[in-house]
Parts: sequence; structure tokens; C1' cells
RNA sequence: GGCGAGCAAGGCAGUCGCGGAGACAACGAAAGGAGUCUUCGAGGAAAGUCCGGACACCACAGGGCACGGCGGUGGGUAACGCCCACCCGGGGAAACCCGCGGGAAAGUGCAACAGAGAGCAGACCGCCGAUGGCGCGGCCACACGUGAGUCGCGCACAGGCAAGGGUGAAACGGUGCGGUAAGAGCGCACCGGCGCCGCGGUGACGCGGGCGCGCAUGGCAAACCCCGCCCGGUGCAAGGCCAAGCAGGACCGUCGACCCAGCCCGGCGAGGUCCAGGUGGGCCGCACAGAUGGAUGGCUGCCCCAGACAGAAUCCGGCUUACCAGCUCGCU
RNA sequence: GCCGGAGUAGCUCAGCUGGUAGAGCAGCUGAUUUGUAAUCAGCUGGUCGGGGGUUCGAUUCCCUUCUCCGGCU
Repeated sequence: GGCGAGCAAGGCAGUCGCGGAGACAACGAAAGGAGUCUUCGAGGAAAGUCCGGACACCACAGGGCACGGCGGUGGGUAACGCCCACCCGGGGAAACCCGCGGGAAAGUGCAACAGAGAGCAGACCGCCGAUGGCGCGGCCACACGUGAGUCGCGCACAGGCAAGGGUGAAACGGUGCGGUAAGAGCGCACCGGCGCCGCGGUGACGCGGGCGCGCAUGGCAAACCCCGCCCGGUGCAAGGCCAAGCAGGACCGUCGACCCAGCCCGGCGAGGUCCAGGUGGGCCGCACAGAUGGAUGGCUGCCCCAGACAGAAUCCGGCUUACCAGCUCGCU
Repeated sequence: GCCGGAGUAGCUCAGCUGGUAGAGCAGCUGAUUUGUAAUCAGCUGGUCGGGGGUUCGAUUCCCUUCUCCGGCU
């Protein structure tokens, strides 16, 4: 220098205030209650509302499909998309960090531009031309200007090849030797890959010159899809109780409406939808912080490394985001 | 507080089974006119609200964040 984990969120004293609870209590017929004392009073994220629950109502929360979500393995948990440990892949010299990390030999689909060819691929430049063809020449044969033969050279016409060049994000294993007309897993050695078997591990998976296969099977599923698992809806403005107040009307329905909030099954069983009218108050839900105009603040003094992000609103468990200056421990 | 929706040119909006972004109005230049408007022709103008990821490639798919709008007593 780097990496990981944790702590803390200015401190102390005085004073004036604010909100809740409890006790005492002037005063008051009572309801109540000035005041005094004691005690408690924001966060690591209270935030975003991104997940998971509790709780409440809808039906007792049912079945199937769809939609949606999740996705290495083993554990933790009320539950989770969270946490811990490990495996695999990637990055780093290392400590360590990152990963929505099932399946691409079930099927469908996508790959612009460039390029010869982009998915049982392909031949632009290039290499070859062994074989066939054409041309020229030599030999040979004779019927003497022809070819049934043979040899050599040339052309690159048929054709062969995929080594090299070139295009691309991606071109159907890599290196070397042999081989060949030139080449090629065509053959061989090593490396890589796939399958089987063995061993180790709870498992993901790892190891193996044990055997087999010249390699068949490229990428994308945060594309459709397949596999496995999960999942009813609405959110405290849920919902319950009390009080006050008003004016009815239209349509649908017990021949099953509405509801169970996608569809079907199944269930329930008398109301439902719209318009008009009235009210728009209180208590509970609601928390050993806690209201319903909503409380945490101000001043003074001292000290230090000079104080960031920010403030509850039904409650918990996580994640993510914001955050000045620091301290401690461990590792490299 | 709870729930939902949208950010693309100066303005209003398309494009979202991934292949390099368009229309109308506005602006600028030219033509037309004595001149202006209208009309015609052409041009300019975009880091697709910010950041990260998946992919060869992202306005589009996924995550996160910011801003704005709407509904519920």
C1' cells in the first nucleotide's frame, strides 16, 4: 500500500423547554385537574417500499390449470429472492472479491453488418491437378500421315483439398511428426474433450498414464420452452365497536344474482349494482418512543481528530440505496 | 401511510417477439412575393432520466436509483 470483520454516530456539565406513563396533589358537588416528583423518549439506515412473514377481513382459505416467482450443494430460519459453509466458473501476485450458478444430444426460434460460407456450413484468394480431358514433343507401329500404345512437358477444362490468407463476437479440437499430387484425426505421440468404471465426499463435485471413443455434441433460456419447487386476494385508509344524521328511486336476483377478484370444478345462500340524500365525530386495532396538527429542541461553558447521511406512524426478519472524519482486530 | 403508472429531438408522441431511432409542430437555409404569412424543397437537432448486469450487440430483457403523475379515508 491492499483486503476482510467489527465498533461508534461528538462527549461532559449547567439551564430553559416538548411528548408519553406512574405517584402525590391545590382547587372542585362531581366529571376533572393547575402544579410537584420519578421514569422513558428515533436510526444504522427510522429511507426506498424491493422481498418474506405476523395480524385483519374477504369463505372454512378448498382442488386443478393459467399467470407469476425461485433455481449449484448441504445446513439455518416462522418464512424468504435472506444468512453461513462448501463446490464450480471468472478476476487478482496474494489476502480476497464477483456470479438470476438447473436443462442447448425434447422441440421452436435468433445471430444485423461483414464474409465464399452462420448451423446435418462453405470455397473468394490460395494449394494440387495423382486420375480423366486438351495441346506440344520424343520413342514405337504401319497402309507414310495417321494413332490402338508408351514417356515427358505444358494448360488449369472436369475435378480434388481445407493446410495457409482474409471476414466476423463466433468458422465444426490444439501442437508436432508421418503421410500425400496437394491435403485432411487419414495414421501416430502429447495436450484437451466425451462416455463407462473405480476411489474420496452427506452432496454439489473432485481425483485416476483403469478402459473405451478420432471427437459425433458451437453460442443465446435476464428468447419461447422443458424440468423441479413455491404461490388465493386485499392491505391498519386492513378491520372491529359506539355515537350522530338522511329520502328515496331505477335495474338485476332466490329459475341461484353478488361473493370466493384470471378460467374451470367445487362452495356459500339473499341480497347486489347505479343514481340521489346524510354524516365525515369518538374509542380500539397501537406497541415498556409513540401521536392524529402530529413530541426529541434551544442557549451557555469546557474538551477533541470539529461532528456526515438523515428523522418513527400497525409490527417484525432481510435486501438495496445515502453517509464527513475516525477507532479496534485480523490477513496479505 | 398503502397501491398503481410514466420518463425517447426545444414541445407532443411513435418505435419495446433485441440488429445501431422516426413522425408532426418548432428552428435554420433556399425558392415563391414589392414585403410578410401560407405553400414547396432541403438541412440541423437524441449520450432513449442516471448507474450496473445478461448478450457478439440493449430504447427494448433483468437489477438498482432519481424525477413526475394518478387512485384509495